[in-house]
RNA sequence: GCCCCCGUAGCUCAAAGGAUAGAGCGCUUGCCUACCAAGCUCGAGGUCCGGGUUCGACUCCCUGCGGGGGCA
Numbered sequence: 001g002c003c004c005c006c007g008u009a010g011c012u013c014a015a016a017g018g019a020u021a022g023a024g025c026g027c028u029u030g031c032c033u034a035c036c037a038a039g040c041u042c043g044a045g046g047u048c049c050g051g052g053u054u055c056g057a058c059u060c061c062c063u064g065c066g067g068g069g070g071c072a
Stems, first nucleotide, its partner, number of pairs: 001071007010025004018055001027043001030040002048064001050062003
């Protein structure tokens, strides 16, 4: 330098054009307990940046950024 894959919550992952973007773990409110753990309950927290297509984009297209891999 060229090619391929990936980027969603603190972490690991769903959502394959239309629903309020969900789950587990973690964090947190309260209950329980002598206390802790476990259990039950409430809640916070996210689509890498910019453009395009579309009535509608996490999803499709383009550029950039970041990570991984292959070739040279």
Notes
Transfer RNA from Elusimicrobia bacterium CG_4_9_14_3_um_filter_62_55, 72 nucleotides, folded computationally. The prediction has a mean pLDDT of 81. Rfam family: tRNA. The family's RNA type in Rfam is transfer RNA. Rfam links the family to the GO term triplet codon-amino acid adaptor activity. NCBI's taxonomy places the organism under Bacteria, Pseudomonadati, Elusimicrobiota.